[in-house]
RNA sequence: AGAGUUUGAUCCUGGCUCAGAUUGAACGCUGGCGGAAUGCCUUACACAUGCAAGUCGAACGGCAGCACGGGAGCUUGCUCCUGGUGGCGAGUGGCGAACGGGUGAGUAAUGCGUCGGAACGUACCGAGUAAUGGGGGAUAACGCAGCGAAAGUUGUGCUAAUACCGCAUACGCCCUCCGGGGGAAAGCAGGGGAUCGCAAGACCUUGCGUUAUUCGAGCGGCCGACGUCUGAUUAGCUAGUUGGUGAGGUAAUGGCUCACCAAGGCGACGAUCAGUAGCGGGUCUGAGAGGAUGAUCCGCCACACUGGGACUGAGACACGGCCCAGACUCCUACGGGAGGCAGCAGUGGGGAAUUUUGGACAAUGGGGGCAACCCUGAUCCAGCCAUUCCGCGUGCAGGAUGACUGCCCUAUGGGUUGUAAACUGCUUUUAUUAGGGAAGAAACCCCUUGACGAGAUUGAGGGCUGACGGUACCUGAUGAAUAAGCACCGGCUAACUCCGUGCCAGCAGCCGCGGUAAUACGGAGGGUGCAAGCGUUAUCCGGAAUCACUGGGUUUAAAGGGUGCGUAGGCGGUUUGAUAAGUCAGAGGUGAAAGGCUACGGCUUAACUGUAGGAUUGCCUUUGAUACUGUCAGACUGGAAUUGAGUUGAAGUUAGUGGAAUGCGGCAUGUAGCGGUGAAAUGCUUAGAUAUGUCGUAGAACACCGAUUGCGAAGGCAGCUAACUGGGCUUAAAUUGACGCUGAGGCACGAAAGCGUGGGGAUCAAACAGGAUUAGAUACCCUGGUAGUCCACGCCCUAAACGAUGCUAACUCGAUGUGUGGCAGAGAUGUUGCGCGUCUAAGGGAAACCGUUAAGUUAGCCACCUGGGGAGUACGUUCGCAAGAAUGAAACUCAAAGGAAUUGACGGGGGUCCGCACAAGCGGUGGAGCAUGUGGUUUAAUUCGAUGAUACGCGAGGAACCUUACCUGGGCUAUAAUGCGACCGCAAUACUGGGAAACUGGUAGUUCCUUCGGGACGGUCAGCAAGGUGCUGCAUGGUUGUCGUCAGCUCGUGCCGUGAGGUGUUGGGUUAAGUCCCGCAACGAGCGCAACCCCUAUCGUUAGUUACCAAGCUUGAGCAAUCAAGAGGGACUCUAACGAGACUGCCGGCGUAAGCCGCGAGGAAGGUGGGGAUGACGUCAAAUCAUCAUGGCCUUUAUGUCCAGGGCGACACACGUGCUACAAUGGCCGGUACAGAGAGUUGCGAAGCUGAAAAGUGGUGCUAAUCUCACAAAGCCGGUCUCAGUUCGGAUUGAAGUCUGAAACUCGACUUCAUGAAGUUGGAAUCGCUAGUAAUCGCGCAUCAGCCAUGGCGCGGUGAAUACGUUCCCGGACCUUGUACACACCGCCCGUCAAGCCAUGGGAGCUGGGGGUACCUGAAGACGGUGACUUAACAGAGAGCUGUCUAGGGUAAAACUGGUAACUGGGGCUAAGUCGUAACAAGGUAACC
Repeated sequence: AGAGUUUGAUCCUGGCUCAGAUUGAACGCUGGCGGAAUGCCUUACACAUGCAAGUCGAACGGCAGCACGGGAGCUUGCUCCUGGUGGCGAGUGGCGAACGGGUGAGUAAUGCGUCGGAACGUACCGAGUAAUGGGGGAUAACGCAGCGAAAGUUGUGCUAAUACCGCAUACGCCCUCCGGGGGAAAGCAGGGGAUCGCAAGACCUUGCGUUAUUCGAGCGGCCGACGUCUGAUUAGCUAGUUGGUGAGGUAAUGGCUCACCAAGGCGACGAUCAGUAGCGGGUCUGAGAGGAUGAUCCGCCACACUGGGACUGAGACACGGCCCAGACUCCUACGGGAGGCAGCAGUGGGGAAUUUUGGACAAUGGGGGCAACCCUGAUCCAGCCAUUCCGCGUGCAGGAUGACUGCCCUAUGGGUUGUAAACUGCUUUUAUUAGGGAAGAAACCCCUUGACGAGAUUGAGGGCUGACGGUACCUGAUGAAUAAGCACCGGCUAACUCCGUGCCAGCAGCCGCGGUAAUACGGAGGGUGCAAGCGUUAUCCGGAAUCACUGGGUUUAAAGGGUGCGUAGGCGGUUUGAUAAGUCAGAGGUGAAAGGCUACGGCUUAACUGUAGGAUUGCCUUUGAUACUGUCAGACUGGAAUUGAGUUGAAGUUAGUGGAAUGCGGCAUGUAGCGGUGAAAUGCUUAGAUAUGUCGUAGAACACCGAUUGCGAAGGCAGCUAACUGGGCUUAAAUUGACGCUGAGGCACGAAAGCGUGGGGAUCAAACAGGAUUAGAUACCCUGGUAGUCCACGCCCUAAACGAUGCUAACUCGAUGUGUGGCAGAGAUGUUGCGCGUCUAAGGGAAACCGUUAAGUUAGCCACCUGGGGAGUACGUUCGCAAGAAUGAAACUCAAAGGAAUUGACGGGGGUCCGCACAAGCGGUGGAGCAUGUGGUUUAAUUCGAUGAUACGCGAGGAACCUUACCUGGGCUAUAAUGCGACCGCAAUACUGGGAAACUGGUAGUUCCUUCGGGACGGUCAGCAAGGUGCUGCAUGGUUGUCGUCAGCUCGUGCCGUGAGGUGUUGGGUUAAGUCCCGCAACGAGCGCAACCCCUAUCGUUAGUUACCAAGCUUGAGCAAUCAAGAGGGACUCUAACGAGACUGCCGGCGUAAGCCGCGAGGAAGGUGGGGAUGACGUCAAAUCAUCAUGGCCUUUAUGUCCAGGGCGACACACGUGCUACAAUGGCCGGUACAGAGAGUUGCGAAGCUGAAAAGUGGUGCUAAUCUCACAAAGCCGGUCUCAGUUCGGAUUGAAGUCUGAAACUCGACUUCAUGAAGUUGGAAUCGCUAGUAAUCGCGCAUCAGCCAUGGCGCGGUGAAUACGUUCCCGGACCUUGUACACACCGCCCGUCAAGCCAUGGGAGCUGGGGGUACCUGAAGACGGUGACUUAACAGAGAGCUGUCUAGGGUAAAACUGGUAACUGGGGCUAAGUCGUAACAAGGUAACC
C1' cells in the first nucleotide's frame, strides 16, 4: 500500500466482499512447562450456610464465666466463701460504624468534564489564647413480681459515671434598639519532698482528656460559564410558572417554602415530548483528523428487595440502623413474629459463557485503645481455567547404496516421503529425584546507651515477629529420556497430484465449483502457513475519499428547488481615526495519579515493574501587538440606485374591430351519387345530397409577413386599433453615498388535464356507438359522437415545468452571423454597448462534449445526493370540494443496477455495389409408370451412420453366399491372425461315421533339409503383447462439407485515444478483385486476389514408329478411273518436347491518373481468350471413434470368435433424386456418313462357323499410336404410319431360353414370343442454364464372377434463344445509422392469471406497558394547633386529640407505545406452467412524462 466482482472487451460511477489489527469472549480439534494479568458482558433474578465493624476496665456501676492469691470446712483432694489480683460476659458511657468493599437499575442533567465564584459547615489533626470552680436529681445493669410459644415486654425497688441538669465565671464568642443582654466544662492515669487527713485521699507535678474561641490543613455543601447521543412522521411549552417586596426555613445563597404584587420565562442557535445511556481519565482502531467503546486500575455520581420518611450524629435521609406501605420468603402454640449477598466464598435459575463455601493479618492501610493488643473476605497470598500477554522446550551434530519395506504417483525407466530413519557421537533446558536455601523485617515493643537529661521527645546498638513456603533460587544424579497439533492448498492468497462421486452427495467470505477425465465436493499422498496452540463464530475500527473538517459530488451515472419577491441568517467596495471582541505573542495558574512516549534501572530475558523527563494540542488570569475581521465615529465614488433625453419588442390587462376558413340556415342552379380507405364498409343522398352561386347566422382560431427573430422571472406570449401598466437597452451629465449579493421559513405567480357555479358551444375530440382489420382486436384505420376545448369568477399546484445545467460578481485567445441602440464617416466601413446563435485556443471532463451565454479559474449564499428493488409506497401530519398534492420510512430481497464510449451482430433503418438473385429466354421438377435413396410403419432382424441450405442415385466406385457390422439356431474360450519363448514330431494327406455347416469321432499314414547342434512346417503349452463395426465426434488427431473462388483477414513501426480500440483497410474514382490511381498520419509488409502450373485455340523449331502419304518411283490387279503392296519421304495430319504469341503494346475520343469507350487497325486469339487445379483469417461444440489413429469408460465361457439359414430387397403411405414417356421437329423399316476419350493377359478376344436372338464355338493378333473391345448415335437418302390411348408409350404378367456363379426361391442380368397398365404436357409451388453454354445424341471407364448402372466419372457429335434493366425476391460485400442484443433477433423482454415460500400495510376486536390529568382515600413522618393527663428539672419536655403535605391504593375519561387476530391489500423470491407481445431496430401505431 491494495485486491476480487457489472462488460464480448473498455473507461467511469457505484455498491457488495476480502487481506490487517482488536476482545472480560464463546464453540470445535488438540494440549509439555513457567512468569505476569484477567475471569456473570445474560435475570438490579431468588438466596441455604459461614464470615465481612468493632474497640476502650487509663470514663462507670459491677462481676456471670476463666486463672491466681487468701479464707473456711472436712471425707488431703474435693466443696464452699472471698472483686483482693490478672482480667472480663451482659450493661451505662465514649469513639467508630457516613470509611473501606459491591453494583450500574435509574439519570440526557439536581450528573460528569474543564475553568471560575461567594453566601457556608467541619469530629479526629496542626498552631495559638483562656479556662477546667462549686452543686444537684435521675437511670440501665442488678434484685423482686408479672405477661408471652417466641421475638420480646410491663410494674416496682436499689445504684455509678468522662451519662444528664442547674449555679458561678466570660479575654475572645453570639445577639443588640449600642443602653445592654446571653452562653461552658469532666475527669482519668503515672510519679511525688514537705503539709493535712483514721483511711481513702487532699495537695503538687507530668501526661491524656474536657470547655470556649481564633487561625490553618484536609474534607464537604452551594452557584455560574462552556462542552456532553438520536428523532421535527415530537412545534409550541410553562401558574410557583418568571420576576419583585416581606416573612419563614437552612450550615449557607435561592420560589427552597409561604403571603401579596406584576405578567412574565423558555423555544428552529431546537423548547416540550419520545427513545437510548452512568460520566470522565482512558481503551481499541486509524498516517492523522476521526470512529467505536467506557471490563480490570484511578476520580466523580447514583443505588442497596420496591416506594416513602425522618431519627441519631461533625457528617447519613445511612448496603450488613430505625419507622411505614408493598411484593416475596421463613418461623409459629395461629394469638403473633423474623428477613434483605448489587460485601467475600458458595447455591439455584437464566445463559454460548465466567473460579475456592481456601490461608493469614507476616507486609500495606483502616477503626478503637496511653499501650500491650483486638478487629479488618480492605489487603497480602494460595487454589481453578491455554481466557489473554510474554518466555522456554519437545533435542543437537554426523550419517546416501539417496537402503529395504510401506503409503502415494508414474512415460514402468523411475520419482517422492527423505538426512527422514537405522546407525555413531554429543548435550540435559524442562519434567523426575536428592540435598542446600533466600529477599520481602523494619518499625511498634523489650534491653543497653547518647543528647538537656526528672520525665516527654529524639538518636545509636542488640533482641522479638513470615500466611505465602521449605516457595523462588542454587547444586548433584539418571537418561533422548517426559512433551505437536490445527487450519489451508481454484482466484483474491503462500501451497498439487491420484482415487471416489456424477447438478447427486456436498462446498462457499466474494466471484463461484459439482451434469463421467473436479488442483473448488469426500478420502489419500505430498505441500504451505501458524504453533501449545490452530481454526470457526460474534464485536468494533481500518481499508471506505462509501457522510468527504482534513477529504466528495449534482448536463447525461444518485443529485439544481417550476419561477420570482423577500424575512431571519450568512457574506460584503475605497479611505481615516478610535477601540481591542475575534486574531497573534510573552508571562502566571491549572490541566490528579495511573496509562501512552523517551531515557536509565529491577526481576537470567521478555511480559511485568521502578525512577526521571517530556507530553497532556485544553481552560482561566494577566501584560503587550493592531496587519486582517468585528464594533463606533468621519469621509469617498468605482458597486447599487434615482433624474433628463432617446429607443425597443407576439411583455401584461381591458375595450373595440377585421377578413379568410368551417359548420348550420334560407333561396337558386343541377343530378346520382357523395364520402372514406391499403382495400372496403358503417355514414350522407331521388323527401334532391356532394358540387356551384348568393344572402344570413354562430363560435373559435388568426394564413402570408415568420426567421438560426423578438419579449417575459418562469409558465408563456402572434390579425388590427385604442387606453392603462410593467420591463430592458443606449446616452449625457447630475444626485444619493455601500443604500449591496444570496436567501431557511414565508408570500406571490405557475402549461395541460381536472373540480365548482353560471354562460357559450363552430371546430376538434377522451368516454361511448357502429364499420373494418385480425387467430382474437375492449387498439392502430374509417363514420359518428358527449364531457372538455372558449368566457367570467373560485379552486387544483403538478409536467421530460429541460439548457435534464440555481442566483450573483470578477478573470481567461479568437473567428463569424444576426436583433436593437450610440459615436465617427459622403459612403464603403470602423468603433462602442446590450441580447440571440454557430465554430474554436487554453483549460475542464469518464467520455460524449462544454468552451467570455463555461460544464474553465476564483469568491459568496441557497437547494439537493449517498447501491438496485421494495417506493415516491405504507403509517402519521398539513393542504384540497374531490381527484389528489406535499412531507416521507421500514421489514424483506439482489450483487449488482447504472453512465459514456468501443468492436461485432441484428433492424419489417438509409446509401452504394455484385451474383442465373430477379427480369428476358430455353429446358425441366411437382401429375403417370418404373428405378433409386429417405422418413414412417412392420419385423426375430429389417445393422449403422448422414437430417434446412451444407441429409435423402449420400458413406456404397456395385448386399444372392461372402461383404455383414443385424436376427435365429448350433459351436469355441486362447483362437481367426502375427512375432518372441518352451515342448513335441503324434503332422500334412487319404479313406470313413455324425452333422446344415462350423465342428466332432474312427482308420491308415510317420514329412523335407541338415554342418546332426538344429532348421522349415505343423501341433501343443498360454508366458509376453489378446480381441471388440461396444459408448463418448460434446475428450481428440487426421480428413471433409458450407459461407465462398466471396474479397476479404491481419501484422510491424508510427500517429490518435486514459482505455477497449482507431488509423492503415475510410474518402473520390476504377476494377472480376483491398485490382489499380489520386488524396490522406500514415509508411510498409504478410495470408488471400491476380500471375507462375496443366489442358485447349495459332504458328515455328526439333524428332519420325506402331501414326502420316503430297509429289515422284517400283510391283500387282483392273480396259480405265482407281485399288492394294513396297521401297521411300518429313511436305501435310498427328504425336510430344522446346519456343513464339496478347501487354490496353498501337491509333482516336474522354479522363489529372488508374482506366473506360470504339462492327478502330493488326492478329489464330483482345482486354482474365476458354476450361481446370488452386479455397485466406475464421464460422457452424457442422460431419466422421463404422476408413484409419487415439484418451477415457465398458465387456472377457462374451458386447470376442466360427458356421448354416434368414435379413439389410418387407409395404397402407409421405418426400427427394432420376429414367422412360405422353408422340409427326415423331415412331417403324431399309440404305449410308463422320468422333473423341478410354480399357485389356485369371484379360480384350478378331476372322470364320452355329443360333431368330441373348449367346455358343473358335482362337489369328495384342502387355497395345501396331491387335481387340468397336457397328458410334443423332444426321443424311428413300419408304411407311396420319392424330388414334394409335405402328405413341412401354409398365405389368405368362411362356420359352441364354449367361455368370457351389448356389439366381426369398433376391441377378440378358434374349425371344405373347400381354400392352398409367400416361394426351402436369395445381399451388419450384429447379438448372449466358456459348461451343442450354438442349439433344451416342461412346468409354471404375467397382465387378455376374448384376439390379436409368447412378457416378469422363468423351466427343449436332447445336440454340435471351439479358431493357437493378424497382422487387434470395444471398453476399462496403460505408453509415439505431440498439436495453453479445448464447449476438431462433436475441432480449413486460404484465395478468395459476403454484409454493417469506416479510409487511389495513383490520371487527382481544390483551399488555410506561407517563400525564381530575377526583376519592391515605400509613409512617415532618411542620402547626391544643394539651384538664405525665414529668426530679418548669418561660421546659412528652403522651393524647386534631389540621396541612404525602408514598401507596381506588375510580374516570383521553392520548402514546407494543403483542396478537378471522379476513383483506399490494410487495419480494422461486430451471423448464397459462395468455398475449407492451418495450429495445422506424420493435413493425416513434418512445417517454